This is a predicted structure of a 109-nucleotide RNA (SAM riboswitch aptamer (S box leader)) from Kineococcus rubinsiae. The coordinates come from a structure-prediction model, not an experiment, and the mean pLDDT is 77. NCBI's taxonomy places the organism under Bacteria, Actinomycetota, Actinomycetes, Kineosporiaceae, Kineococcus. The sequence was found by an Rfam model in a public genome assembly.
[in-house]
């Protein structure tokens, strides 16, 4: 960078810094902002998509007469569990309408 797969009304703030706009973009409401918003730091949390254990099931192999083991995949329970890798922590991606929409993650090229 192009395309492909999920998810995007649940949840989770403080403390230094900076100093005007942010809430990706257009319109058109709304909301947060000098009682400092938005951004960067640090720290805490939340989350459970990646890993990994944990439950329950199948293919297929190995060992065995055979009861059973064993080692690999998958897919699945649970408000499940954690040492990582991401991610997120006003409002449903704020909201409607728009377009080559976007934005997190995964697995590949």
């Nucleotide at each position: 960078c192009a395309a492909c797969c999920a998810u995007c009304c649940a949840g989770a703030g403080c403390g230094g810094c900076c100093g005007a706009g942010a809430g990706a973009c257009c319109u058109g409401g709304c909301u947060c902002g000098a009682c400092g918003a938005c951004g960067c730091c640090g720290c805490a949390g939340c989350a459970a998509c990646c890993u990994c254990c944990u439950u329950g099931g199948g293919a297929c192999c190995c060992c065995g007469c055979a009861c059973g083991g064993g080692a690999c995949c998958c897919c699945u329970c649970g408000c499940g569990g954690a040492c990582g890798g991401u991610g997120c922590u006003c409002a449903c991606g704020c909201c409607a309408g728009g377009a080559c929409c976007g934005a997190u993650g995964g697995a590949g090229g």